[in-house]
Context: one part of a larger RNA
RNA sequence: GAACGAGCGCUGGCGGCGUGGAUAAGACAUGCAAGUCGAACGCUUGUAUUGAGGUAGCAAUAUUUUAAUACAGGAGUGGCGCAAGGGUGCGUAACACGUGGGCAAUUUACCGUGAAGUUGGGGAUAACUCGUCGAAAGGCGAGCUAAUACCGGAUGUGAUUUUCCUGAGGCAUCUCGGGAUAAUUAAAGCUAGGGACCUUCGGGCCUGGCGCUUCAUGAUAAGCCCGCGGCCUAUCAGCUUGUUGGUGAGGUAACGGCUCACCAAGGCGUAGACGGGUAGCUGGUUUGAGAGGACGACCAGCCACACUGGAACUGAGACACGGUCCAGACACCUACGGGUGGCAGCAGUCGAGAAUCUUUCACAAUGGGCGAAAGCCUGAUGGAGCGACGCCGCGUGGGGGAUGAAGGGCUUCGGUCUGUAAACCCCUGUCAUUCGCGAGCAAACCUUAUUUGUUAAUAGCAAAUAAGCUGAUAGUAGCGAAAGAGGAAGGGACGGCUAACUCUGUGCCAGCAGCCGCGGUAAUACAGAGGUCCCAAGCGUUGUUC
Repeated sequence: GAACGAGCGCUGGCGGCGUGGAUAAGACAUGCAAGUCGAACGCUUGUAUUGAGGUAGCAAUAUUUUAAUACAGGAGUGGCGCAAGGGUGCGUAACACGUGGGCAAUUUACCGUGAAGUUGGGGAUAACUCGUCGAAAGGCGAGCUAAUACCGGAUGUGAUUUUCCUGAGGCAUCUCGGGAUAAUUAAAGCUAGGGACCUUCGGGCCUGGCGCUUCAUGAUAAGCCCGCGGCCUAUCAGCUUGUUGGUGAGGUAACGGCUCACCAAGGCGUAGACGGGUAGCUGGUUUGAGAGGACGACCAGCCACACUGGAACUGAGACACGGUCCAGACACCUACGGGUGGCAGCAGUCGAGAAUCUUUCACAAUGGGCGAAAGCCUGAUGGAGCGACGCCGCGUGGGGGAUGAAGGGCUUCGGUCUGUAAACCCCUGUCAUUCGCGAGCAAACCUUAUUUGUUAAUAGCAAAUAAGCUGAUAGUAGCGAAAGAGGAAGGGACGGCUAACUCUGUGCCAGCAGCCGCGGUAAUACAGAGGUCCCAAGCGUUGUUC
């Protein structure tokens, strides 16, 4: 000099863009952070309309029962999602990461290509009702019912396995391709519309949409293996028995001591094994002319973790942050028998600390989950709030103005400095203030209309075009007008290094100080004042790095 996720002191006008728990992976009150689908399914509550019946009434009407339809709600079965997104850096010196190769092998759904199907039956169960145990959490028993839930049967394009033939590679039977053979192995419906035909009047049937089953393939995602690379320590020199290799078996999606039985006795190491310490790794950041050094906040990629330790289940995917089970510590409820919980999600609280924010708004945009869609959910995300924490921009006025006013300082008492500074005159109107106008970020989905295609069809569906609908930020940004210099400057330094000097007080005292060093009666070094210098909404200082 530069830098910082900074701290402290004094001071503080505005805006933009960033950034903000580095310590206790300490403990957490409260709210929210993952749901959705009625176009898979049965039940149930309410409202409205319509039909039928009853009761009251002369009637209008009121009330009630039942059925259908529509809308809204509730728990349940079922499907998909919850393995993403979000957080943290404990552990880890490791194929964890970076980079370059490789394969023995998995991949739901979306996106893309191709092929073939979707036939026909059955038994349950939750919800619900009844009974019953318990303080609660939560159970137990009996009975009823549905499905795209579950289980048999059929078919088998195909897939897996068996045996055989054959082509290529390889040279002892292994790999790839083609063909034959036997065994095993699938499925589910829902919905929109409709002319003829059939009908038990429910529909069948036809056309379309969404699904369902099997397979191949691309893509995507994940798994595994290897070479090389990047910390300190020899005051750690020997380490190793599933250890190193083989055969066989098991296991895995898959290779492999991954696991096991048997056999052999190997394997690693001064190019640092083994041990100890420290640490998430990288793109990068910072400094430096570079070489190099230090670091790994924010953003992005990968990894690890989710109160601590262990385990599996479900699933395409987890050994699963807001799932399950077991053990432990801690906290809470209890009728003392027993239960419940996990902010390293977003806010917020306590604690420890030099130190780090709002218990905010919105799903309008981007993205994600579910859904045919409308839509619902989304503390992801987009905004706003707080903090000079950082960077950048702007302002605190401009021109004229000498009798060089007053005040203050110094003085050789003549004067000189503050100083064109002020006053005074003439202007301007940034920012802030007040008033008015007032955005972009939005195009889709959807609805309606038209055309084209599909079709028996002018219906439905799909595509194209046109119109309509939708804004949190926000009455914000921005624009226009008004008034008036009005509301807006401090901090540090002045002996040398180092830009900037005098007076008074003090008298080795009080004090200063980064280093050299100042202070013991004329201190440019202490304290105050005047003046000056440097930066400026900041200025100093402390810490850390180069």

The part of an RNA shown here (small-subunit ribosomal RNA, 5' domain) has 546 nucleotides and comes from a metagenome. Model confidence (mean pLDDT): 84 of 100. The full RNA is in RNAcentral, with records from SILVA.